[in-house]
Context: one part of a larger RNA
RNA sequence: CUCUCUCUAAGGAACUCGGCAAAAUGGCCCCGUAACUUAGGAAGAAGGGGUGCCAGCCGAAAGGCUGGUCGCAGUGAAGAGAUCCAGGCGACUGUUUACCAAAAACACAGGUCUCCGCUAACUCGAAAGAGGACGUAUGGGGGCUGACGCCUGCCCAGUGCCGGAAGGUUAAGGAAGUUGGUCAGUGGAAACAUAAAGCUGACGACCGAAGCCCCGGUGAACGGCGGCCGUAACUAUAACGGUCCUAAGGUAGCGAAAUUCCUUGUCGGGUAAGUUCCGACCCGCACGAAAGGCGUAACGAUCUGGAUGGUGUCUCAGAGAGAGACUCG
Numbered sequence: 001c002u003c004u005c006u007c008u009a010a011g012g013a014a015c016u017c018g019g020c021a022a023a024a025u026g027g028c029c030c031c032g033u034a035a036c037u038u039a040g041g042a043a044g045a046a047g048g049g050g051u052g053c054c055a056g057c058c059g060a061a062a063g064g065c066u067g068g069u070c071g072c073a074g075u076g077a078a079g080a081g082a083u084c085c086a087g088g089c090g091a092c093u094g095u096u097u098a099c100c101a102a103a104a105a106c107a108c109a110g111g112u113c114u115c116c117g118c119u120a121a122c123u124c125g126a127a128a129g130a131g132g133a134c135g136u137a138u139g140g141g142g143g144c145u146g147a148c149g150c151c152u153g154c155c156c157a158g159u160g161c162c163g164g165a166a167g168g169u170u171a172a173g174g175a176a177g178u179u180g181g182u183c184a185g186u187g188g189a190a191a192c193a194u195a196a197a198g199c200u201g202a203c204g205a206c207c208g209a210a211g212c213c214c215c216g217g218u219g220a221a222c223g224g225c226g227g228c229c230g231u232a233a234c235u236a237u238a239a240c241g242g243u244c245c246u247a248a249g250g251u252a253g254c255g256a257a258a259u260u261c262c263u264u265g266u267c268g269g270g271u272a273a274g275u276u277c278c279g280a281c282c283c284g285c286a287c288g289a290a291a292g293g294c295g296u297a298a299c300g301a302u303c304u305g306g307a308u309g310g311u312g313u314c315u316c317a318g319a320g321a322g323a324g325a326c327u328c329g
Stems, first nucleotide, its partner, number of pairs: 001324008010315002014313001027051005036041001038147001052069007070074001082308007089300002094106002110145007122131003148295004153225003158222002160218005167213003173207002177203006185194003226244005253287001254284001265281005
């Protein structure tokens, strides 16, 4: 010097990104216990007191009461909650990156949309077949949301889905008709010309479904939810008006937020001093209503800020024990 421990004057978080680590609390009994609340909780809230031994009395005992007594110390060693205040997120118990992430991520009960009438939808499989299910809509599959409370606004123009069938477009196929090749035959001395039936090509009016166009519906479907100018008897602001555009121009609630760039916004609180924190304001660069909005008791090895207690985290270091290091072997 390194590691693992023990102790430390005065101070007590001044350390540090941050109380990380350590210290502290601790069992049992009695008293006592707030906000809030879904009335269950919160709660072991918090905060106090007791705890050994001996004798007497009571008691079946556990134990209780009274008196006495020892120590610094009695759950005498060991093992055994620190607590409180405020906020974010997620309701909760659970699940997860085996080996850097345990969370605010996943799941969840609950909500809602949609598909499926049973040889179900759907999934696996060239198929047979199997699962679904030896189930049957109070069932099964899929999507989104995520307890509970209060709620969930406007837009169907685009895309999707559902419904409609009058019209337009439209395939295979069919097909009246038109036409080419071949060819018996006929004409011709020949070349060649012409040519029925059949066969074989081409074109083809017309008939031909779904789909698409078209007409409606549908947002807890994919999604979207404006701009400029003016105006009130100080100023400022604009309830109000004008105008352009749109399918419709963001409602309630929330808001410098896990979202705010400017920004350490401004004001208030807390501190002697606060880029964090809490409460407000609203100028929301770029919140917003099941990619849910806003609240919320309980819960959390969650995240953030504050406080008490106690501390070698620190001021600032010291002493000690053990194991290494070092020397000899």